[in-house]
């Protein structure tokens, strides 16, 4: 140069066009047990889904550019 795959809370992943202004595990904050620490139970925070455009009544999800990461060919 040319194809293909990836981008989602801190982390790690669910999602295949409405049931999701996004669930789950981990971590984090509170509180409850405890003599205290771990464990263990509730609860609560934390992603408008890599940016930008388009389609659609509706887009994390389909097209298109871009960016960054992989990997193949040359």
């Nucleotide at each position: 140069g040319c194809c293909g795959c990836c981008a989602u809370c801190g982390u790690c992943u669910a999602g295949u066009g409405g049931c999701c202004c996004a669930g789950g595990a981990c971590g984090g904050u509170u509180g409850a047990u405890u003599c205290u620490c771990a464990a263990u139970c509730a609860a609560c925070a934390a992603a408008u889904c890599g940016a930008g455009g388009g389609u659609u009544c509706g887009a994390a999800u389909c097209c298109c550019u871009c960016u960054g990461g992989c990997g193949g060919c040359a």